[in-house]
Context: one part of a larger RNA
RNA sequence: GGCAUACGGCGGAUGCCUAGGCGCUAAGAGCCGAUGAAGGGCGUGGUAAGCUGCGAAAAGCCACGGUGAGCCGCAAGCAGGCAUAGACCCGUGGAUACCCGAAUGGGGCAACCCGGCAGGAGUCAUAUCCUGUCAUCAUACACUGAAUCCAUAGGUGUAUGAAGGAAACCCGGUGAACUGAAACAUCUAAGUAGCCGGAGGAAGAGAAAGUAAAAACGAUUCCCUAAGUAGCGGCGAGCGAACGGGGAAGAGCCUAAACCUACACUUCGGUGUAGGGGUUGUGGGACUCUCAUCACGCGAGUAGAGACUAGCUGAAGCGGUCUGGAAAGGCCCGGCAAAGGAGGUAACACCCCUGUAAGCGAAAGUCGAAACAAACAGAGAGUAUCCCGAGUACCACGGGGCACGAGGAAUCCCGUGGGAAUCAGCGAGGACCAUCUCGUAAGGCUAAAUACUCCUUAGCGACCGAUAGCGCAUAGUACCGUGAGGGAAAGGUGAAAAGCACCCCGGGAGGGGAGUGAAAGAGGACCUGAAACCGUAUGCUU
Repeated sequence: GGCAUACGGCGGAUGCCUAGGCGCUAAGAGCCGAUGAAGGGCGUGGUAAGCUGCGAAAAGCCACGGUGAGCCGCAAGCAGGCAUAGACCCGUGGAUACCCGAAUGGGGCAACCCGGCAGGAGUCAUAUCCUGUCAUCAUACACUGAAUCCAUAGGUGUAUGAAGGAAACCCGGUGAACUGAAACAUCUAAGUAGCCGGAGGAAGAGAAAGUAAAAACGAUUCCCUAAGUAGCGGCGAGCGAACGGGGAAGAGCCUAAACCUACACUUCGGUGUAGGGGUUGUGGGACUCUCAUCACGCGAGUAGAGACUAGCUGAAGCGGUCUGGAAAGGCCCGGCAAAGGAGGUAACACCCCUGUAAGCGAAAGUCGAAACAAACAGAGAGUAUCCCGAGUACCACGGGGCACGAGGAAUCCCGUGGGAAUCAGCGAGGACCAUCUCGUAAGGCUAAAUACUCCUUAGCGACCGAUAGCGCAUAGUACCGUGAGGGAAAGGUGAAAAGCACCCCGGGAGGGGAGUGAAAGAGGACCUGAAACCGUAUGCUU
C1' cells in the first nucleotide's frame, strides 16, 4: 500500500410527509382612473431589521350589524395596557389617506425644487405655516374681436368629457424572417410573430341588390357533416372552399326622399331648421278615395319575491378491557344517521373538536323574478303624376382580397381617369349575350347561441410531491449586467419545548454525567440517513 471484517466520520440519496404548485368543472365577476388609478418612494410599533397592515388621524379612527372571552399581526421575550358598560375578530358603510406616478400651477436627473391668486394662523412689520385653487385638448354655449366695412381668424369665461393602467379573448392599421420546397427566385412559413390604434363583457357579423335551379329556401353567429371533396398550385412543396344536410340559438327594427305644416332667410328660382308623413320586392310609398281606432302586442320605469356580501342551530360512547409514551388500534358491549364528505385531536374516530346532511339569519351595501305600467303601434281600393340613398353603380388601367398564384376570372375592396339609370328602372345567377329565375346597392341599429380568465366562491383529479410540481412550498428576492435583460439555491426536532436546571473537563468550541422525553444513536449542523470519499481497530497479504 491492497483486500476483508467491525465500528465511526463526512455526505444527503431513498422512504414517508406537505405548507406549494399543475390541470379542470360549476357558478360569479368581467374592469380600475382627475372624487387622482395601476405601480411605487418615504414613513408608521414602548422596544422594530424584514414581511404584512396602515398614512402625519399612520399594525390604525367612526357608525351600524354579526360574534361572545379573550386580546395587543407574522413573532418569542421584557415592559405596559384593553376587555361581559362586549374588547379582539368578521361583514357593510364612512373618515383620514404624506410624496411620486396619466401627474395636471411652473420646473425636474420620479418620489425633489420654485410659484401665482383667495381665505386663515402668525409677526410691530416682513418671514413662515395651513386650507382651497391655477395643466392641456375636444365639444357646446356666452362674451369679445384683427389685417378688412360686415364677417372670419384669434382671445376670454362657463359647463361637460377625455387622458393613464389592466391576464387572455375581439376588431382594425401595419407587417417580417428563420423555416418548407431536401439548393432557390413564384410559392410556403403567414396575414403568423412583432409594432400601433380602438372597444366590450364579450367583440365582430346581421335582417338579402342573398343562396339556389325548373324544386325551392328565407338575417347573422357557432358546432357536426359535406371533404381533404370541387378546385388552386415552379400542377412542386403545399394551399383548400361552397351549396346542401343535421344541430345550438332565435328578433327584428329605425332612417333618406316624394308630400304637408310652422318658423327663419331669400338674388323670389328656392334654401335651411323643427314637426308630421314614410320604409317596401306577390314592388313599396307619396297622392286621391273608403273604412277602422285604445283591443292584442311591445315595454322606459315603479316595485321588491328571492339571492350575494358576516353568521347561527345542528344527532349519537368523557363505554369496558388489552397493548402502548399516547388509543382514534385489537377484543367485548351500545348508539346516531336527510349527517359513514373532509380536516384535526399523542397510531387508523360516524358518535372528542371543527364540521357535514337538513334548516335558519341582515342594521347597511349590491343584484334582482312575478306584478303594475308611461310612451309606441291600423287596413283596403285606385292608378295619371312624383319619390325610392351619385361623382354612386359601372368601364379602362394598376393593385389587394376572395380556397382561386391573371387565369375564360365572375363576386368584394382600394388608387388614377372616365362616368349612368329611378320600376317599361337597377343588380346578380363564375368571362360575355339572350331567355328565365332571384334580389332591390350606393344610410343606420340589433339580444341569444360563440371566444377568453388577471380575479372571487365551491368542488374535482388512474396530476407532482422538494433535482418533481409554477422561475418561486414563495422570490422576480440574492446575485449578474452600463442597460434592455438574465435569474437561482434553500422544506421536515418532538405529540408537546418538556429546547438539557445542576455538576465535571476545556479559554472557547465541544464533550462527559445528571435531568426531560416513547426515543437524545430525535439536542436545534436536529425524521429516515444509501453511495462516493476519509478514518480507527483487527486479520490476511505485498
A computed fold for a 542-nucleotide part of an RNA from a Dehalococcoidales bacterium, annotated as large-subunit ribosomal RNA, domain I. Model confidence (mean pLDDT): 85 of 100. The RNAcentral record of the full RNA draws on ENA. Its Rfam family is "Bacterial large subunit ribosomal RNA". The organism belongs to Dehalococcoidales, within Bacteria.